A computed fold for a 1408-nucleotide RNA from an uncultured bacterium, annotated as small-subunit ribosomal RNA. RNAcentral holds the sequence, with entries from ENA. Model confidence (mean pLDDT): 82 of 100.

RNA sequence: AGAGUUUGAUCUUGGCUCAGGACGAACGCUGGCGGCGUGCCUAAUACAUGCAAGUCAAGCGAGCUUGCCUAGAUGAUUUUAGUGCUUGCACUAAAUGAAACUAGAUACAAGCGAGCGGUGGACGGGUGAGUAACACGUGGGUAACCUGCCCAAGAGACUGGGAUAACACCUGGAAAACAGAUGCUAAUACCGGAUAACCAACACUAGACGCAUGUCUAGAGUUUGAAAGAUGGUUCUGCUAUCACUCUUGGAUGGACCUGCGGUGCAUUAGCUAGUUGGUAAGGUAACGGCUUACCAAGGCAAUGAUGCAUAGCCGAGUUGAGAGACUGAUCGGCCACAUUGGGACUGAGACACGGCCCAAACUCCUACGGGAGGCAGCAGUGGGGAAUAUUGCACAAUGGGGGAAACCCUGAUGCAGCAACGCCGCGUGAGUGAAGAAGUAUUUCGGUAUGUAAAGCUCUAUCAGCAGGGAAGAAGAAAGACGGUACCUGACUAAGAAGCCCCGGCUAACUACGUGCCAGCAGCCGCGGUAAUACGUAGGGGGCAAGCGUUAUCCGGAUUUACUGGGUGUAAAGGGUGCGUAGACGGCUGUGCAAGUCUGAAGUGAAAGCCCGUGGCUCAACCGCGGAACUGCUUUGGAAACUGUAUAGCUUGAGUACUGGAGAGGCAGGCGGAAUUCCUAGUGUAGCGGUGAAAUGCGUAGAUAUUAGGAGGAACACCAGUGGCGAAGGCGGCUUACUGGACUGUAACUGACGUUGAGGCUCGAAAGCGUGGGGAGCAAACAGGAUUAGAUACCCUGGUAGUCCACGCCAUAAACGAUGAAUAUUAGGUGUCGGGGGACAAAGUCCUUCGGUGCCGCAGCAAACGCAGUAAAUAUUCCACCUGGGGAGUACGUUCGCAAGAAUGAAACUCAAAGGAAUUGACGGGGGCCCGCACAAGCGGAGGAACAUGUGGUUUAAUUCGAUGAUACGCGAGGAACCUUACCCGGGCUCAAACGACGGAUGGAUGUUUCUGAAAGGAGGCAGUCCUACGGGACAUCCGUCGAGGUGCUGCAUGGUUGUCGUCAGCUCGUGCCGUGAGGUGUCGGCUUAAGUGCCAUAACGAGCGCAACCCCCAUCGCCAGUUACCAGCAAGUAAAGUUGGGGACUCUGGCGAGACUGCCGGCGCAAGCUGUGAGGAAGGCGGGGAUGACGUCAAAUCAGCACGGCCCUUACGUCCGGGGCGACACACGUGUUACAAUGGCAGGUACAGAGAGAAGCGAUGCGGCGACGCAGAGCGGAACUUCAAAGCCUGUCUCAGUUCGGAUUGGAGUCUGCAACCCGACUCCAUGAAGCUGGAUUCGCUAGUAAUCGCGCAUCAGCCACGGCGCGGUGAAUACGUUCCCGGGCCUUGCACUCACCGCCCGUCA
Repeated sequence: AGAGUUUGAUCUUGGCUCAGGACGAACGCUGGCGGCGUGCCUAAUACAUGCAAGUCAAGCGAGCUUGCCUAGAUGAUUUUAGUGCUUGCACUAAAUGAAACUAGAUACAAGCGAGCGGUGGACGGGUGAGUAACACGUGGGUAACCUGCCCAAGAGACUGGGAUAACACCUGGAAAACAGAUGCUAAUACCGGAUAACCAACACUAGACGCAUGUCUAGAGUUUGAAAGAUGGUUCUGCUAUCACUCUUGGAUGGACCUGCGGUGCAUUAGCUAGUUGGUAAGGUAACGGCUUACCAAGGCAAUGAUGCAUAGCCGAGUUGAGAGACUGAUCGGCCACAUUGGGACUGAGACACGGCCCAAACUCCUACGGGAGGCAGCAGUGGGGAAUAUUGCACAAUGGGGGAAACCCUGAUGCAGCAACGCCGCGUGAGUGAAGAAGUAUUUCGGUAUGUAAAGCUCUAUCAGCAGGGAAGAAGAAAGACGGUACCUGACUAAGAAGCCCCGGCUAACUACGUGCCAGCAGCCGCGGUAAUACGUAGGGGGCAAGCGUUAUCCGGAUUUACUGGGUGUAAAGGGUGCGUAGACGGCUGUGCAAGUCUGAAGUGAAAGCCCGUGGCUCAACCGCGGAACUGCUUUGGAAACUGUAUAGCUUGAGUACUGGAGAGGCAGGCGGAAUUCCUAGUGUAGCGGUGAAAUGCGUAGAUAUUAGGAGGAACACCAGUGGCGAAGGCGGCUUACUGGACUGUAACUGACGUUGAGGCUCGAAAGCGUGGGGAGCAAACAGGAUUAGAUACCCUGGUAGUCCACGCCAUAAACGAUGAAUAUUAGGUGUCGGGGGACAAAGUCCUUCGGUGCCGCAGCAAACGCAGUAAAUAUUCCACCUGGGGAGUACGUUCGCAAGAAUGAAACUCAAAGGAAUUGACGGGGGCCCGCACAAGCGGAGGAACAUGUGGUUUAAUUCGAUGAUACGCGAGGAACCUUACCCGGGCUCAAACGACGGAUGGAUGUUUCUGAAAGGAGGCAGUCCUACGGGACAUCCGUCGAGGUGCUGCAUGGUUGUCGUCAGCUCGUGCCGUGAGGUGUCGGCUUAAGUGCCAUAACGAGCGCAACCCCCAUCGCCAGUUACCAGCAAGUAAAGUUGGGGACUCUGGCGAGACUGCCGGCGCAAGCUGUGAGGAAGGCGGGGAUGACGUCAAAUCAGCACGGCCCUUACGUCCGGGGCGACACACGUGUUACAAUGGCAGGUACAGAGAGAAGCGAUGCGGCGACGCAGAGCGGAACUUCAAAGCCUGUCUCAGUUCGGAUUGGAGUCUGCAACCCGACUCCAUGAAGCUGGAUUCGCUAGUAAUCGCGCAUCAGCCACGGCGCGGUGAAUACGUUCCCGGGCCUUGCACUCACCGCCCGUCA
């Protein structure tokens, strides 16, 4: 610091999304240690149990217990004497008298604890419900206040009195809680009196001070208080120390009140307020005050947002950010509020009181049913709620708090520990060496590659954890340490006990395999998945972070996407329809004063913690200590005076006034005019008129239309007329009169900043519409009829009502547009036009100049581009209005306005990842221009009707194998299905197998012949039978084992190759340069020309490539060379005839090599290119005719069944062999053909002329046989040699218009040929039979000259042939083209576009 996503691509606008950081977090997977922190965000929900506020006997009285004291009983122990005797034990007597017990006494001591009394329970701790408020923050004020304990100073503490708890007893309730009566008693409890007035209160005098009320100082007058208490010492009527007490003053601390400023959403909340605002008086309070009351006045607040509703504890700070900001208000600290809900006061220095009281309410509990008790938002803990938040722990050792003189007591404050990866920080899970690159795994093109120095192995080390030993500081002051045998230190010991999570299509670092097959799933956005998924799942590998890693929620950032810093409004969202004008905002020139803003100095404050800097302490860090800086703010005060402001004095250039002059569809009211339409009357006149693409409805013989004359009525004003004029906009058009607004020019007389803009407000405001009353010719929504159409509630036609017109009143909207708010100033030019002024030339007139309006072009500049450009969308300034993704929606609700229609204001839920703007390339258009093509037209012949052949669809079938399906499938793959082919079906076989290769082993065969069985394949046999050799073996074959096979199975949407089509259309591109922000453009466009992007000219383009053309082949002419098998003119021979023969090289011909044609020449036109001419010449003339040759690309076009090939699938079968069947079916439909329907013909006889090919398992002359297909014999020929021969044509005859002497299908019979075999299912021949069909609907195909049409011939495939097909060859041989309007296809330029899968597009509505 950015990135992804709108498009075919581009720029821009604009939203959505991501990468970062944070967290009182939760969830998923995982989890070694320690330190420091943090931990109910939800139900201010309900709470069992324990604890969280007591203390003082040095205030007081009573009581109880114990020690000490006395008495009693008991009698451990000890001493002496004696007895027994085992010489240290038992017993007896006397003395001693411990502990415990009983009773009493109370001087002293200790303890207990109810009560009176004091003090503290107003702190500490919790929570955030309420609160939009002086609640909080910050700065001031109190001359309007209070303050226990504490500090300082001064003074004092004299004298009396009466009660009352406790206690006893009684009563009530025979529960409990408690209540009441009677009788005692004390005090630092309570009460009276005295003392004091510097203080306090009240009024007064004097002085000083203050912004005011007023305050301070001095003086004099009136009123008011106490505990002689407790303990200690003592020299004891007392004094004294400490503590407690009273009064006064001051301080400190804490509080109270007032106030400036600050921090929130909605105007779809616009008016609120009667104690309300003020005054007077009184009351009340610590104190001011409508705080309360009475009276008086009618005020007060509000667009600078009152009132209402919603939400919310506020701040220091925290998070984020470059900052400005935005969001948050956990822990820590300050303030506030609350304590089940609501209300109230009492006590007190302090409360309207979390663990006090009273009342009410809900809930819970106890109850004897009468009545009582309770309040965890204290610490633990429980239920509940919830995604979710801990122990019913230890200690008062430290810090702090309450009481006390103190010891001490109390303290869930606090200090610690426990639980939780909840967060931050630190450490570890080892280090070095180690290539056979092990094994395993994954992948592979099978060679390898990766995991990977990773492991193993070897050598070290011991941080953490574990074991053992020692062991703190935290305590000042004798003892007393919860934490804690903790931190820390030391020793020994083992690499052992310690790694996961997420991701790997792009953004975003990191790729492969398999599985799956729009399924399962993923996804933050774009999106991925429909059989080769780097996006799903798994694995291997890789990337990132690490005791954590991801996900989710939320906040800031990125987002300049609310823009103060720092955005916009012509077309992307966005200028109000217009003006007038209020508040407000902004404002010309020159002085002077003030100092509000502004600048500057100083002072106060801005708590601590936090952030930042420095430094220090825990081993480091987190964490903590100290010092500094900072806290950008507020307040007070000194100064400055440029600018803004304000006051004042002036000025004239902004603005206005006056006068002058002309222009104008400016407005309003009245009058007048002519043309036209329609209607009425009358005349003439007769059958139609009218209307349309064509018609019909309609009008007309009752006389229309047409025409003439007269009249009526309404509306609108031709020509002039003009990117001319006027107006604020809407808008304004015959002529004329009256009234009237504005702008402009000139003069420079007057005023002296009077200006600009303008939220609300008010005015005007097209058309349509509404109300009332007129008017109504034409036009014309609605409506009716006629057409059109599939329909036609439309477009077209005939009618026709509201309305359009007038008057008055509403409505208030339009693409009310220049899609461009108003004003001022500045900034190159050029050229029109409208209205004025000035000047030059002698004038018509021309030229110059100036002010105002209205257009066009254009520079700088701006702009995303288009474009704007002195009439700005440029450069600046001022003010107003408006915008913040698309849809929902200008909709709903509410409100205001309106007679109504409706207008104005104006959301949300939900939903999408876009919606847009400008420009670019293409495609497209029943857009335009130019051009071409058998594209149409002009012609000739066909198809579509019949029969047959053939292909396809469909149907059928065991199978009717498969593919091709608009043009570009359908006589196509197939240039030849009886078996084979063959891929299909049925049946019978085989499984290293029908063929082939490699390796190993065994056997000896191979081969020939033959029997049985069988449909064959196959199976079971018989007979004959080896070769080479260095003797090891080898060749060959069979069998066995292993590995490769085989597949016309799938995917032509995985592919190669090949092919079709657009299209033999003239196009398709590149390099450099130039233009454009860019996609792109230019070149390739324009003019002329061409078959052609063929060429010429012009030209910011200059060149080049693939295409076009040419080069290649065939045909047409000639020349040269060559001359057999072709040819034969001359010479010779020769025949019935014949190049038959000798010969020839002239000709034809064959085969080579060349020439020739190039608009080269001439005329005309043209700049040229070129075009044109019955031109010349020439065999051929303007590309001479034909062929081959197919640019970049399009159709995911066709083909996995020609072949090749990736992947998938089958492997006793989806492989392979064999027999038979099928591919040939047949109600039907279509395509392509053949033969016909006849006389331009059929039949019969005679007769003439080709070219190109093929031939040995062949072509086959000739002869014979057969009516014939053909058969038998068979010359010649591997070919200019033999086979080898055309038909239409021509001549003659016949048929005479008919289902025929046309036509030949079908069928019967008899044959021929091929072949293993013609039943399914061949061709041909003969005899007989003789169907449909008499020229074909809509529609449609081919062809522009040796072409169409017509006639035959040949070849490939092939045993034969379903060939009427395909590919070639020659013979005969036409017609027509005015022309490009139309149909189809194509090319170039241009235009529009919301299409780009590109009009077979996109898209709207309804229904499912």